[in-house]
Context: one part of a larger RNA
């Protein structure tokens, strides 16, 4: 030196383990903020140097009101000392909340610097407290220019309400690639994604048909399964890709401009008794009490088998009362009592609120002094018991009856949550006819340029719209995939609206999810260490044992360390479970 076999070093896979994640499921919740958010820097503790967690100069806390209780003065951290104990602890409500940050007194390299102005302490213009002092929408209110004058507006200041910033993921809107794929590439494709800007709410958007459909018919929108990888589109390449139509969830309709009538400001005509003062006779009135126009209330009214207005007409109309110049008949209108009926998310609105939820909490069944192994009984044996509880978790090993709990019952001063009611609106007039009135205009629609629709200019409808042009108006209008025609269907050019739907949190369950190179980047002080001038990038690190009972006390050594001794079931569990393989030695056998 090989090879073998035996101890042993190292080293950290295996196994077993879980405080951590990971996905699904319920049910609840979903904004915070100038009353100063999110986020942070400093501070704070009897010994307190650091780091966490709490808190904030009242500073691991101060009041209170409930629970719960015998102990308590967080944690890494053990003792110490002093001490509460009607205290701690959970919870409901409130006080105090340094300084930076939208930061807002002015500044400024964030957590700093420097101030005005009233008050209040002061002898005081020093100091010190306290309070206010940014910009901007709307409202209102007092002021007030140039312009010739009056006025008027800007613009000043006053009050008084708001907005300002933050937000992981979902979500409306404005922008908006490229790699990639097409086996190159340009059209297309990735993708209206990624990304940037914005606005909003607990969802968000959409939404009561100028929609489908097809001569049958349906009846808002979102979702979610089918139809269908179908019809399609497509250098017809790669690829992209519906809808009718069916069946689930879920359900909910509305308010308006317009005519009309009442009213209020503004401009303006007009001696005609035209018109009006509610009709009819009759009688007084009016130059505005009347027409026109134009801004604003309030009432009506909202539709496509076309409504609605008016006007005529049939019919019908619980009582009282008031009004519409005057007398008498009719008519309207108004207010109140009966009567009916509706609602707080839209249709008109805000409040209180029994029950019942939630934000602490409590009760809560049943085994053994037997006996065997063991360091330890929750294990074998024996032999009871509960069970509306044999989900689960812990105790020295597999524990319904040990402990914590399950099953089932109870509970709340205080705050918020909210179902009946309470309350608060609504109606009480419908039908017939038409010579009239009304139905959203720079809009439909066409032309040119794009652009969204599964559809790329295609034989392109439809839908938005930068440029130019421009309608009907109900005997009108859009639509049915150029286009026309018959049929059919629908009412654009205002407007609102919950449920089903997305997320993410909280509480509670569950798992043919993971178990430390797995699961979250993070099971441990992780967005940390640490890298980078920033933007960002981004780890590694888990296990003594039931119990620390952590090796008192000799011995060697300066020290690490080791050896006796003790603990312990076990120290080759000794700062750690178990401890495999490369690697590297000690011993030995065989071979060279």
């Nucleotide at each position: 030196g090989g090879c073998g076999c035996g101890c042993g070093g190292u080293g950290g896979a295996u196994g077993c383990c879980u405080u951590g994640g990971u996905g699904c499921c319920g049910a609840g919740a979903g904004c915070c903020g100038a009353u100063g958010a999110a986020g942070g820097g400093c501070g704070u503790g009897g010994c307190a140097a650091g780091a966490c967690u709490g808190c904030g100069a009242u500073a691991a806390g101060c009041c209170u009101c409930g629970g719960u209780g015998a102990g308590c003065u967080g944690u890494c951290u053990a003792g110490c000392a002093a001490g509460c104990a009607c205290a701690g602890c959970c919870g409901g409500g409130g006080a105090u909340a340094c300084c930076c940050g939208a930061a807002u007194g002015g500044g400024g390299c964030a957590a700093c610097c420097c101030a005005g102005c009233a008050c209040g302490g002061g002898a005081a213009g020093a100091c010190c407290g306290u309070g206010u002092u940014a910009c901007u929408g709307u409202g209102g209110g007092c002021u007030g220019a140039a312009u010739c004058a009056c006025a008027a507006u800007a613009g000043g200041c006053c009050c008084a309400u708001g907005g300002a910033g933050g937000c992981a993921a979902g979500u409306g809107g404005g922008g908006g690639a490229a790699c990639u794929g097409a086996a190159a590439c340009a059209u297309c494709u990735u993708a209206g994604u990624a990304c940037c800007c914005u606005g909003a709410a607990g969802a968000a958007a959409a939404g009561a048909a100028a929609u489908c459909a097809a001569c049958c018919g349906a009846g808002a929108u979102u979702c979610c399964c089918c139809u269908a990888g179908u019809a399609g589109u497509g250098g017809c390449g790669a690829a992209c890709g519906a809808a009718c139509g069916g069946g689930g969830a879920u359900c909910a309709g509305c308010c308006u401009a317009a005519a009309c009538c009442c009213u209020g400001g503004g401009g303006g005509c007009u001696u005609a008794g035209u018109g009006g003062a509610c009709g009819g006779c009759g009688g007084u009135c009016c130059u505005a009490u009347g027409c026109c126009u134009u801004c604003g209330g309030g009432g009506u009214g909202u539709u496509g088998u076309a409504a609605g207005u008016c006007a005529u007409g049939g019919c019908g109309u619980g009582g009282a009362g008031g009004g519409g110049c005057u007398g008498c008949c009719g008519c309207c209108u108004c207010u109140c009592c009966g009567g009916a009926g509706a609602g707080u998310u839209a249709c008109a609105a805000a409040c209180c609120g029994a029950a019942c939820u939630c934000u602490a909490g409590c009760c809560g069944a049943a085994c053994g002094c037997c006996u065997c192994u063991g360091g330890a009984a929750c294990g074998g044996g024996c032999g009871a018991c509960c069970a509306c509880a044999g989900g689960g978790g812990g105790u020295g090993a597999g524990a319904g009856u040990c402990c914590c709990g399950u099953a089932g019952g109870c509970g709340a001063a205080a705050g918020a949550g909210g179902u009946a009611g309470g309350c608060u609106c609504u109606c009480u007039g419908u039908c017939a006819u038409g010579u009239a009135c009304u139905u959203g205009a720079g809009u439909a629609c066409c032309g040119c340029g794009g652009g969204g629709c599964a559809c790329g200019a295609g034989a392109a409808a439809c839908c938005c719209u930068g440029c130019g042009g421009g309608a009907a108006g109900c005997u009108g209008g859009g639509g049915g995939g150029a286009c026309c025609a018959u049929c059919c269907u629908c009412c654009a050019a205002g407007g609102c609206a919950a449920a089903a739907u997305a997320c993410u949190c909280u509480c509670g369950g569950c798992a043919a999810c993971c178990g430390a190179u797995a699961g979250u980047g993070a099971a441990c002080c992780a967005g940390u260490a640490c890298c980078g001038u920033g933007a960002g990038g981004g780890a590694a690190a888990g296990g003594u044992g039931a119990a620390a009972a952590g090796c008192a006390c000799c011995c060697c050594g300066g020290a690490a360390g080791g050896g006796g001794a003790g603990u312990g079931a076990a120290a080759u569990a000794g700062a750690u479970c178990u401890g495999a393989a490369a690697c590297c030695g000690c011993g030995u056998g065989c071979c060279u």